[in-house]
Context: one part of a larger RNA
Molecule: large-subunit ribosomal RNA, domain VI
Organism: Sinomonas atrocyanea
């Protein structure tokens, strides 16, 4: 750009890809068959295997700063209490999110046309033949069926719903310019969407995101205080109480404290 007027939405399916696997046992039944030795078709039912997809209850992992201990050293004047480096100093845990080693599902039922083969009725040929007319059956295999995509399907499909005249230039005409107008975009706040871009929510008539409150999760018992308190003269390290404390990334709820202001762009033959 295009789908012969401008938009929002929701559809059909031409086509296009995917998926399509197997194995054990157990019944049927030690039946049928077989002289025994063995030993089934059909039908039912269980349980894996690999191969996919989706998810994070749960069971691991991952969590670079969420909480704890702890060693070294240097600094905050010192005691305390902390930072800062040292693989994230080490180490023990952990929420969300992503994850397999977790967890749940899939193949398929059915339809129809067939292959190889099995057949029915049947002549050419007075028998005889599944075939030459005319009819059946019959595959993991073709079509559909089940997932996805999908009108640039230029063969540019379909439905709903919005908007649509006013002015100037041209001699009434084609044309050509303005404004208005559904609507859509820039600009911003985010996002479990995402390389960019698009998508999706929000943009004050507002909970979108960060703040702040509350809650959950997790960590595991904080500072300070009082108290004991080995060795000892004394203090300290430690140990208990206040006190399930204290702090707490993503999580769940609330709250206009903050930033989303303000603004600008483009946007329709009134045609036959």
């Nucleotide at each position: 750009c295009g789908c012969a007027g401008g938009a929002g939405a929701u559809c059909u399916g031409a086509g296009a890809a995917g998926g399509g696997c197997u194995g054990u046992c157990c019944u049927c039944a030690g039946u049928a068959c077989g002289a025994g030795a063995g030993g089934a078709c059909c039908g039912g039912g269980a349980c894996g295997g690999a191969c996919g997809a989706a998810c994070c209850u749960c069971u691991g992992g991952u969590g670079u700063g969420c909480c704890a201990g702890u060693u070294g050293u240097a600094c905050c004047g010192c005691c305390a209490g902390g930072u800062g480096c040292a693989c994230g100093g080490c180490u023990g845990g952990u929420u969300g999110g992503c994850u397999a080693c977790g967890u749940u599902c899939g193949g398929a039922u059915g339809g129809g046309a067939u292959a190889a083969c099995c057949g029915c009725u049947g002549a050419a040929a007075g028998c005889a033949u599944c075939u030459a007319a005319g009819c059946g059956g019959g595959a993991a295999g073709c079509c559909c069926g089940c997932u996805u995509c999908a009108a640039g399907a230029u063969g540019a499909g379909a439905u709903c719903u919005c908007c649509a005249c006013g002015c100037c230039c041209g001699u009434c005409a084609a044309g050509g310019g303005c404004g208005a107008g559904a609507g859509g975009c820039c600009c911003c706040c985010a996002g479990c969407a995402g390389a960019c871009c698009a998508c999706u929510g929000g943009g004050u008539u507002g909970a979108u995101a960060g703040g702040c409150c509350g809650g959950a999760c997790g960590u595991g018992g904080a500072a300070a205080c009082g108290a004991g308190g080995a060795c000892u003269g004394a203090a300290g390290a430690c140990u208990c109480g206040u006190g399930a404390a204290g702090c707490c990334g993503a999580c769940c709820g609330g709250u206009a404290c903050u930033a989303a202001u303000a603004g600008g762009c483009c946007g329709a033959c009134a045609a036959c």